[in-house]
RNA sequence: AGGGAGCCGGAUGGUCGCCGGCCCGGGAACGGGCCGGAGGAAAGUCCGGGCACCGUCGGGCAGGGUGCUGGCUAACGGCCAGGGGGGGCGACCCCACGGACAGCGCCACAGAAAGCAAACCGCCGCGCGCUCUCGGGCGCGCGGUAAGGGUGAAACGGUGCGGUAAGAGCGCACCAGCGAUCCGGGUGACCGGAUCGGCUCGGCAAACCCCACCCGGUGCAAGGCCGAAUAGGAGGGCAAGCUCCCGGCAACGGGAGCGAAGGGCGGUCCGCUCGGAGCCCUCGGGUCAGGCUGCUAGAGCGGCCGGGUAACCGGCCGUCGAGAGGAAUGACCAUCACGCCAGCCGGGCAACCGGCCGGCGUACAGGACCCGGCUUACAGGCUCCCU
Numbered sequence: 001a002g003g004g005a006g007c008c009g010g011a012u013g014g015u016c017g018c019c020g021g022c023c024c025g026g027g028a029a030c031g032g033g034c035c036g037g038a039g040g041a042a043a044g045u046c047c048g049g050g051c052a053c054c055g056u057c058g059g060g061c062a063g064g065g066u067g068c069u070g071g072c073u074a075a076c077g078g079c080c081a082g083g084g085g086g087g088g089c090g091a092c093c094c095c096a097c098g099g100a101c102a103g104c105g106c107c108a109c110a111g112a113a114a115g116c117a118a119a120c121c122g123c124c125g126c127g128c129g130c131u132c133u134c135g136g137g138c139g140c141g142c143g144g145u146a147a148g149g150g151u152g153a154a155a156c157g158g159u160g161c162g163g164u165a166a167g168a169g170c171g172c173a174c175c176a177g178c179g180a181u182c183c184g185g186g187u188g189a190c191c192g193g194a195u196c197g198g199c200u201c202g203g204c205a206a207a208c209c210c211c212a213c214c215c216g217g218u219g220c221a222a223g224g225c226c227g228a229a230u231a232g233g234a235g236g237g238c239a240a241g242c243u244c245c246c247g248g249c250a251a252c253g254g255g256a257g258c259g260a261a262g263g264g265c266g267g268u269c270c271g272c273u274c275g276g277a278g279c280c281c282u283c284g285g286g287u288c289a290g291g292c293u294g295c296u297a298g299a300g301c302g303g304c305c306g307g308g309u310a311a312c313c314g315g316c317c318g319u320c321g322a323g324a325g326g327a328a329u330g331a332c333c334a335u336c337a338c339g340c341c342a343g344c345c346g347g348g349c350a351a352c353c354g355g356c357c358g359g360c361g362u363a364c365a366g367g368a369c370c371c372g373g374c375u376u377a378c379a380g381g382c383u384c385c386c387u
Stems, first nucleotide, its partner, number of pairs: 001387008010336007018037008039364001043375002046373005051219004063215005068082005083097001084095004098210002103208001105204003120149002122145010157175006176200002178197008223293004227288002233283006241258007262274004300319008337362005343356005
């Protein structure tokens, strides 16, 4: 200088407050005492599960997701171990890492040519013309050539020898790759090796697509219980009238009086009163963000031991650590701790070290049913291992 893993993330006291539980006093309102009261990410809500309700024989289609291998787990897109590829001198880090002779496609820019490759320059041969210092040179045309130059992320293997007009796996040796067969190791991904074949274009699938596997929906405002008032629904019960007057042929309409059921006062009867054709009971639904519950003892946390490389699993012991709900855990003061800055003093050549005083700062952020992960944010500091 750097890499990996883990941890802390202000402390103590006082004053005034907030939420919950228990106890005491009190008829209640309330008052007093004691105890407890956010995180490593409580966050983003990106995955996975528990739980709850609804749906559901099974299977398929559609849709979504995952994608090397083995393991862990309640499950996962997570974790551990390994394989392969890439980066770094290294510790170590990163990877969506199945399939491109199933199909359909794409390969920007540059470049002559980029998808049954391609002739721009160059090289070589032939022909014609010009020139000439007679070796040749220049120009044009036709053809050969993928060895050289140049473009590109990528140009149809690399090196050498032979070969040729010049060249070319055209032939050969070695190397690299691909394919086939076989041998050895490994649970496997895969690794190592042998022989053969001149076989020698490559990339793109977090584009369509193919293959394999997984996935029902909605979320604690889930869901359960209870209550009040109001309007309406269904079922059941009680009562569902009498007299007179007016109009009318009547059915009926209007008015007056008496009065049923039912309610109130009242311990009850009686009585008084309201009432006036309705009244009462039950059930179920809606509204009131109503009250209680779900609700926090759990895939919990700590220690030790054992198994396993590890993730993780098992046993024993100990421990209880918020349950609010328009939502509490805060504010101020004092002392101390740490960091930064400035000044002074002392030491030192200096870098710097020590002391005193002053100022500023102590982050990111806060539960909302619970848990396992991932990702993101974080002043400052500490520990261990490694290069």